A computed fold for a 71-nucleotide RNA from a Candidatus Woesearchaeota archaeon, annotated as transfer RNA. NCBI's taxonomy places the organism under Archaea, Nanobdellati, Candidatus Woesearchaeota. Its Rfam family is "tRNA". By type it is a transfer RNA. The sequence is in RNAcentral, with records from ENA. The coordinates come from a structure-prediction model, not an experiment, and the mean pLDDT is 80.
C1' cells in the first nucleotide's frame, strides 16, 4: 500500500430489519448493632457520513480508530 476483524451505558459483553438485554459500577430503599454479602428498585449505550428501505444499531458504500496478516 492490500485484504481479513472489531467498534453497543463507566468498564465487560449479548442480540436483532420493527422493543437494545445481561453483569458490573453508580444513585436510593429493605436487610445487619456496623460493614460486606444479599433482596428490591432507578440512572446511564448501538464510532461518525451517506445510501438502500414503511422502518437500520442490524443490509451496502465510505471513512476515523483498534487488533492480525501479507507486501
Nucleotide at each position: 500500500g492490500c485484504g481479513c476483524c472489531g467498534a453497543u451505558g463507566g468498564u465487560u459483553a449479548a442480540a436483532u430489519g420493527g422493543u437494545a438485554g445481561a453483569a458490573u459500577a453508580c444513585g436510593g430503599c429493605c436487610u445487619u448493632g456496623c460493614c460486606a454479602a444479599g433482596g428490591c428498585u432507578g440512572u446511564g449505550a448501538c464510532c461518525c457520513g451517506g445510501g438502500u428501505u414503511c422502518g437500520a444499531u442490524u443490509c451496502c458504500c465510505g471513512g476515523u480508530c483498534g487488533g492480525c496478516g501479507c507486501a